Model confidence (mean pLDDT): 85 of 100. Large-subunit ribosomal RNA, domain VI from a Candidatus Parcubacteria bacterium, 253 nucleotides, folded computationally. It matches the Rfam family "Bacterial large subunit ribosomal RNA".
Context: one part of a larger RNA
RNA sequence: CGCAGAUACUUGAGAAGAUUCUUCCCUAGUACGAGAGGACCGGGAAGGACGAACCUCUGGUGGAUGGGUUGUCGUACCAACGGCAUUGCCCAGUAGCUACGUUCGGUCGGGAUAAACGCUGAAAGCAUCUAAGCGUGAAGCCUCCUUCAAGAUUAGGUAUCAUUAUGAGCUCCCUUGUAGACUACAAGGUUGAUAGGCGCAAGGUGUAAGACCCGAAAGGGUUUGAGCCGAAGCGUACUAAUCGAGCCAGCGG
Numbered sequence: 001c002g003c004a005g006a007u008a009c010u011u012g013a014g015a016a017g018a019u020u021c022u023u024c025c026c027u028a029g030u031a032c033g034a035g036a037g038g039a040c041c042g043g044g045a046a047g048g049a050c051g052a053a054c055c056u057c058u059g060g061u062g063g064a065u066g067g068g069u070u071g072u073c074g075u076a077c078c079a080a081c082g083g084c085a086u087u088g089c090c091c092a093g094u095a096g097c098u099a100c101g102u103u104c105g106g107u108c109g110g111g112a113u114a115a116a117c118g119c120u121g122a123a124a125g126c127a128u129c130u131a132a133g134c135g136u137g138a139a140g141c142c143u144c145c146u147u148c149a150a151g152a153u154u155a156g157g158u159a160u161c162a163u164u165a166u167g168a169g170c171u172c173c174c175u176u177g178u179a180g181a182c183u184a185c186a187a188g189g190u191u192g193a194u195a196g197g198c199g200c201a202a203g204g205u206g207u208a209a210g211a212c213c214c215g216a217a218a219g220g221g222u223u224u225g226a227g228c229c230g231a232a233g234c235g236u237a238c239u240a241a242u243c244g245a246g247c248c249a250g251c252g253g
Base pairs, nucleotide, nucleotide: 001151005161006160007159008158009157010156014148015147016146017145020048021047022046023045024044025043026042032037050105051104052103053102054101058099059098060097061096065092066091067090068089069088070085071084072083073082074081075080109143110142111141116136117135118134119133169247170246171245172244173189174188175187176186177185194240195239196238197236198235199234200233203229204228205227210223211222212221213220214219
C1' cells in the first nucleotide's frame, strides 16, 4: 500500500517440522535341526541419540542480597560506618536465565504402491499373476500428528458494532512487562492494582547496633534465629498513569 468502516473468532489452498535406533523378557529352548544352534508371527519392558517445554528437585550463574576478612584513606577521636584496591579477596545465595536437572514426544490407523506373492484369464482348445479385469504387500509415497498460514490479488467465512455526527474503532501521550535492538506485541491509565512506595508472609544470609554480664586482653555470653535484604507472592490508591488532542466510515446500482 492492497483486500474499499471496525472489533472478535475462524476455514485451510499452501509451507515447514516430526515420523529414529538398540537391547532384554515372554511365547519358547518351542517350530526347524543328527547335533551345534535356534526362529517367524504376536505380546511386554528398559535404554541411546534427537526434539520440545519447564525450573519442583539436583547443579551452574546470579558485579545493586547477606556475611567474613586484609591494606589504606575519610567521617575529630573510641566504637560504628563509608570510599578505593580485579566485585580488593573470600563464603553463601532469591528472582531470572539455564543443563548436567525434570516432564513429555516418535504410537495407532487409513489410502495408493515397489520388489514379491496371488485370483480369474485369453492371445496359443493346454499352460500362464496380464494382455482386459481383481487382490495381498514396505522404516519408503499421500494422509493421520505439531506449527505457520487469506498478499490464497482467487485477498475467503461467521458474529457483533457503526453508517453523517448522538460517530464504531484506532492512534498520539502516560504507567509498565509475560514483550522487546527500534518498532512491534501484551497489561493498564482514577469506573484504576500498571509501576513505585508501604504492610504481611515466604526466601537468602546467619545471632545487627546499642546496652548489660564475664575476661588483664584478644574475645565470649544475654537481649536474639537477631538485624539486613534486588528482581518473585498477597494486599494497600500514599506517589505517578493529569488534562487533553488527532485519525477514520468512497462512488454507483